[in-house]
RNA sequence: GGUCGUUUAGCUCAGUCGGUAGAGCGUUGGUCUAAUAAGCCAUUGGUCGCAGGUUCGAUCCCUGCAACGACCA
Numbered sequence: 001g002g003u004c005g006u007u008u009a010g011c012u013c014a015g016u017c018g019g020u021a022g023a024g025c026g027u028u029g030g031u032c033u034a035a036u037a038a039g040c041c042a043u044u045g046g047u048c049g050c051a052g053g054u055u056c057g058a059u060c061c062c063u064g065c066a067a068c069g070a071c072c073a
Base pairs, nucleotide, nucleotide: 001072002071003070004069005068006067007066010025011024012023013022019056026044028042029041030040031039049065050064051063052062053061
């Protein structure tokens, strides 16, 4: 330098032939216990990497950029 992949909640990841985003773990409060853990109930969560474009509407399609990774040179 080239090709490809990934980027979504604090963490690990779903989600999509475009219709306004979820799970598990975690946080916080309660319950239970002599107490802790576990269990149970509730609660808290995101400008979907950034900037544009297309569209009535974009996490999803297109372009550029960035970070990380793999391969080729």
Molecule: transfer RNA
Organism: compost metagenome